[in-house]
Model confidence (mean pLDDT): 82 of 100. This is a predicted structure of a 1443-nucleotide RNA (small-subunit ribosomal RNA) from an uncultured prokaryote. RNAcentral holds the sequence, with entries from ENA.

RNA sequence: GAUGAACGCUAGCGGCAGGCCUAAUACAUGCAAGUCGAACGGUAACAUUCUCGCUUGCGAGAGAUGACGAGUGGCGCACGGGUGCGUAACGCGUAUGCAACCUACCCUUAACUGGAGGAUAGCCCGAAGAAAUUCGGAUUAAUACUCCAUAGUAUCACCAGAUGGCAUCUGAAGGUGAUUAAAGAUUUAUUGGUUAAGGAUGGGCAUGCGUGACAUUAGUUAGUUGGUGAGGUAACUGCUCACCAAGGCUACGAUGGGUAGGGGUUCUGAGAGGAAGAUCCCCCACACUGGCACUGAGAUACGGGCCAGACUCCUACGGGAGGCAGCAGUAGGGAAUAUUGGUCAAUGGGCGAAAGCCUGAACCAGCCAUGCCGCGUGCAGGAAGAAGGUCUUCAAGAUUGUAAACUGCUUUUGUACGGGAGCAAUAGGUCUCUGCGGAGGCUGAUGAGAUUACCGUAAGAAUAAGCACCGGCUAACUCCGUGCCAGCAGCCGCGGUAAUACGGAGGGUGCAAGCGUUAUCCGGAUUUAUUGGGUUUAAAGGGUACGUAGGCGGCUUUAUAAGUCAGUGGUGAAAUCCCAUAGCUCAACUAUGGAACUGCCAUUGAUACUGUAGAGCUUGAGUAAAGAAUAGGUAGGCGGAAUUUAUGGUGUAGCGGUGAAAUGCAUAGAUACCAUAAGGAACACCGAUAGUGAAGACAGCUUACUGGUCUUAUACUGACGCUGAGGUACGAAAGCGUGGGGAGCAAACAGGAUUAGAGACCCUGGUAGUCCACGCCGUAAACGAUGAUCACUCGGUUGCAUCCCCUAGGGAUGUGUGUCCAAGCGAAAGCGUUAAGUGAUCCACCUGGGAAGUACGCUCGCAAGAGUGAAACUCAAAGGAAUUGACGGGGGUCCGCACAAGCGGUGGAGCAUGUGGUUUAAUUCGAUUCUACGCGAGGAACCUUACCUGGGCUAGAAUGUGAGUGAAUCAUUCAGAGAUGGGUGAGUCUUCGGACACGAAACAAGGUGCUGCAUGGUUGUCGUCAGCUCGUGCCGUGAGGUGUUGGGUUAAGUCCCGCAACGAGCGCACCCCCUACUGUUAGUUGCCAGCACAUAAUGGUGGGGACUCUAGGAAGACUGCCUGCGCAAGCAGAGAGGAAGGAGGGGACGACGUCAAGUCAUCAUGGCCCUUACGCCCAGGGCUACACACGUGCUACAAUGGCAGGGACAGAGGGUCGCUACCUAGUAAUAGGAUGCCAAUCUCAAAAAGCCUGUCUCAGUUCGGAUUGAGGUCUGCAACUCGACCUCAUGAAGUUGGAAUCGCUAGUAAUCGCGUAUCAGCAAUGACGCGGUGAAUACGUUCCCGGACCUUGUACACACCGCCCGUCAAGCCAUGGGAGUUGGGUGGACCUGAAGAUGGUUGCUGUAAGGCGCUAUUUAGGGUAAAACCAGCGACUGGGGCU
Repeated sequence: GAUGAACGCUAGCGGCAGGCCUAAUACAUGCAAGUCGAACGGUAACAUUCUCGCUUGCGAGAGAUGACGAGUGGCGCACGGGUGCGUAACGCGUAUGCAACCUACCCUUAACUGGAGGAUAGCCCGAAGAAAUUCGGAUUAAUACUCCAUAGUAUCACCAGAUGGCAUCUGAAGGUGAUUAAAGAUUUAUUGGUUAAGGAUGGGCAUGCGUGACAUUAGUUAGUUGGUGAGGUAACUGCUCACCAAGGCUACGAUGGGUAGGGGUUCUGAGAGGAAGAUCCCCCACACUGGCACUGAGAUACGGGCCAGACUCCUACGGGAGGCAGCAGUAGGGAAUAUUGGUCAAUGGGCGAAAGCCUGAACCAGCCAUGCCGCGUGCAGGAAGAAGGUCUUCAAGAUUGUAAACUGCUUUUGUACGGGAGCAAUAGGUCUCUGCGGAGGCUGAUGAGAUUACCGUAAGAAUAAGCACCGGCUAACUCCGUGCCAGCAGCCGCGGUAAUACGGAGGGUGCAAGCGUUAUCCGGAUUUAUUGGGUUUAAAGGGUACGUAGGCGGCUUUAUAAGUCAGUGGUGAAAUCCCAUAGCUCAACUAUGGAACUGCCAUUGAUACUGUAGAGCUUGAGUAAAGAAUAGGUAGGCGGAAUUUAUGGUGUAGCGGUGAAAUGCAUAGAUACCAUAAGGAACACCGAUAGUGAAGACAGCUUACUGGUCUUAUACUGACGCUGAGGUACGAAAGCGUGGGGAGCAAACAGGAUUAGAGACCCUGGUAGUCCACGCCGUAAACGAUGAUCACUCGGUUGCAUCCCCUAGGGAUGUGUGUCCAAGCGAAAGCGUUAAGUGAUCCACCUGGGAAGUACGCUCGCAAGAGUGAAACUCAAAGGAAUUGACGGGGGUCCGCACAAGCGGUGGAGCAUGUGGUUUAAUUCGAUUCUACGCGAGGAACCUUACCUGGGCUAGAAUGUGAGUGAAUCAUUCAGAGAUGGGUGAGUCUUCGGACACGAAACAAGGUGCUGCAUGGUUGUCGUCAGCUCGUGCCGUGAGGUGUUGGGUUAAGUCCCGCAACGAGCGCACCCCCUACUGUUAGUUGCCAGCACAUAAUGGUGGGGACUCUAGGAAGACUGCCUGCGCAAGCAGAGAGGAAGGAGGGGACGACGUCAAGUCAUCAUGGCCCUUACGCCCAGGGCUACACACGUGCUACAAUGGCAGGGACAGAGGGUCGCUACCUAGUAAUAGGAUGCCAAUCUCAAAAAGCCUGUCUCAGUUCGGAUUGAGGUCUGCAACUCGACCUCAUGAAGUUGGAAUCGCUAGUAAUCGCGUAUCAGCAAUGACGCGGUGAAUACGUUCCCGGACCUUGUACACACCGCCCGUCAAGCCAUGGGAGUUGGGUGGACCUGAAGAUGGUUGCUGUAAGGCGCUAUUUAGGGUAAAACCAGCGACUGGGGCU
């Protein structure tokens, strides 16, 4: 785009079309084919007339008239109408032919139309039967039937043979003989009949070409193919028969099974094509199914007949009747398709002389938006931009929207009324003319549709809009609801709490009396490719060659004209399509004319090309000669090394094997070494990037036979060529058969190992096999994943041969083998004279993935199996090349307390603390590998507190505005666990502005409830790792690359060099802070050298700035200098100098990003949820539980130690609700006094380890301190659950810790103490800081872990915690096999055999023609038995797909 459509929603009108696609299923009822009295006998009904009876409107009579039932006869019924079963066919289409034919009615021409006869329907009478119908008797007519006569250009036979024809043949004129005709009617005009010839029309037959699919249908055929002769037909013909011959068809697809009416045309498409075959036209076939003939001009007959079958109906059970695939209609089927209408007015048909009759043909109407076309549902103005709706950033705005209201105008359509064409022409009547066929004039009946079309008038916006869509494709966006639900979906895909995708709404878009959906066809699809595709890697080159058919084929010339080209003629029906014009108001529709119908046939011409035939040529191809190379093939002979075995010898304890072992061999003497022998297989070095062959493949040496290739130069043949469906041959390995052989190796098998297991990899053995001969098999990643042949198209390098210049060599030609490249090609990778380039010829093969190279069938094979080779079903992909990442038990380079080297720990004990688990009314919540677990928490007895139990409150516990009040507030008392409630008393300040407190109503509550996967902020980690990017340019079709890679160097993408890159940004580094050295400035609370004063003593005091120190500001370090190496960057040096040296040490600082990492319980916040509760208040309890498991720590296990005594040296902090000197008391924790200090002033404060002295002497101890008892201290409203501390007593485990694992590279580890925050107190052994003492080790980068860069592979991209294979289990689906079973169509065999036809006939009948009967053949149908084929079902069973 289209449709004979259907379904959903909706619906105003008209015109023109269309309307059972399914059950060729069954049909009630009505109608669809009759007509002619001018062929006939007649008269049942009707009418007229006449007659009669008479009851005056009835009966009877008369074929007399009009007419006419039934009947004889003629014509028609073979047309028109329906359907598409069958048919793959001369059925259809197209073009021819019939010298092989027929044709009623019609036209033309010629001739004729004379006699005779007997019947039979009907009618009448009778009979049988339920009926249908039938029988008998008598009688009768014809244009019915028969006979005779006549006759030709008819037919037949015999002569004859002009002419014509491609041929068989044809057969004119003429002659002889034989045979066959007729019908009348009547109005006297005519009309009919017979014969013959011609025409027209309609048919019949034959032929060329065209006409769908399956080869998993390859052979088929006996009247089959042909001939002769008969028969038959309108006619040719095996159409039929007898005989003879053995043919006919087939790979250019016979035969078979399956499907199907064909064409004009229709739809689509640029076309070529593809699909279809409704309506209309042509042809065919069919008429309940099958068969058969009759009649006839024509039928094997839709509304005729006979027979058989199935079905239905009637029946008195004896018998009968029927055929809607005609028009309506009914049932059924189905998603689905109309009225039991009107009329013969027109057109057409039949009959008739005509009037006329008949006509479900036809013309009309009805139903249906089924389609096409046209019209309308108003038009103009109108902003308060109304109301309402929707949205929002919400005092308001936007949009619906000039839309509405309102004002004016119009009246198509509809309604009402009135008018009103055309379809109607003729027939008939009459007049005139006539060549007698007819023509003309006048007159003149007839309309179904129809209340027509059309025109006019009237009133009035009046009677008239929906459907689908709005994520992209694809025009059109927001809100609400829902929450992977409900649902959507053509493809991609939406939906898991902010859905432009679901549902609703508002708005919008598209089309519009329709709009969507479904189905089907074509297009897009160059996705079957003729136009117009491909085959290295995406699907696809046969394993290789030879060769048949076929296809294609070098140069010159002659002929021909088949192909080809041109002209002409015929045909290509009409309709359709196209163009023009015309008619309906337009259009659809219709008409007229033209063009076209790309085709077929015939004919005439042209001859370049192709073909065919002839003649020639040499360049393709081949032959001959001389050479060259070769693991080319087959058969035979020979050779050495090695393995193994056997024998003999020497010799002794192991050998062998592996990652390590063991099995195995060996004292019965192995392994090892020597000698001899046997046997089989394979041929080291040469050896290659090499050679040969068609491929498979081919390797010691040699002989024989044999194949192909190449070079050179001449001669010869003269297109002999290329390709190659089928076919044939060859064809690795494995395997099979028979017979040999068997050393080594080695499937199977056995044992040993490995392992969770090990049906494997490894080891020890070992049989087929490997080898030979003969025969099969016929496949491989049989690969260059690249068919064969020919021609053409830059170069570099290289082997061989020949030639040239002449020489370090270069060049040319030919033939090979590799490699790199130009152009070109290619999706790219890549190919590139050995093409995957440009062309030509031929063959093979491909058409999404899976199912599947499977099933079935067939062929081959001994088997294994091979060849050929599907479908159902299922998926939306499968695949190629390249890119960026990520990953690898890939590679290279490098780094890190990563390993190694060291030191000290953890893991074992007790305790502390956190977590899991368990328990509980609750044990609140969060954090969970590294990156949770002394984490949030830097202080859980109450509070905190979020949890539980119980008791209470409801505008609420807090805050703001706030009329107003001084009720507030304080003290006290009662009830109560308290919150809370009740009582008593006291009760403001003021600078007069107000302050303070309370406070009704109202507005804003509150939530540690959920979602960290809606978020902000913030944090951890990779990682202080060196990376991450951009602009422009360049390269690539593109993703992307380059830069950023490479060579060096660095801690560093740090820097240098190079480079299609040049620059830049975020990171690195620098800048900042602390610390290490020195000046300088300033000296209080710090300091005190020198000078004084004072003291028992002390910077205590005066004073001082020198020193220490404090805290401001400077300087200093930059590979700057030297030497060596290096192009440079830079590196090295116990270099110099320096307090410090190559980043001096430490801190802060964390790129692009990753982990949907953590946190809604710090805070903030979207959405959701609760609101007499999930909010708030209170008391008590819990967060502290305890079989257990884990993490992080403390204290230890002791002598480098414990205890006792003595006496030294810090830094950094804190302090007024505080730190507290000092004194007193107490064993002590502390208490009671007292003083200083808001701090460089006073104080906490004692630093400890260390040092000195003494003691303990290796023990569960003078180690260790858990646990428990008793008594106390302190804080606090309160230490029971549940605090810390002190004293006395008690004195557990533990004697250095398994597998495993952690930290640390220098002022570090280890060890020692001190301080602070939180805090009433404290569960702190934690966290964060401070200083004291103060090591060991690093060969090095193989390995473990993590990371960086380059490179490589990848089927990964949620990125290896990836992807993914097979079995098993479960459900569903289709399918193969299957004992069997059921059904179907087909062919042949046998039996039976209706009607009919043909043949025969001695019976019967008839005047005759003939008929009846009997009989033979044939045949539909029926039956029997066997076989093949195709389907359905099938216990069980096989694999496959999906989940």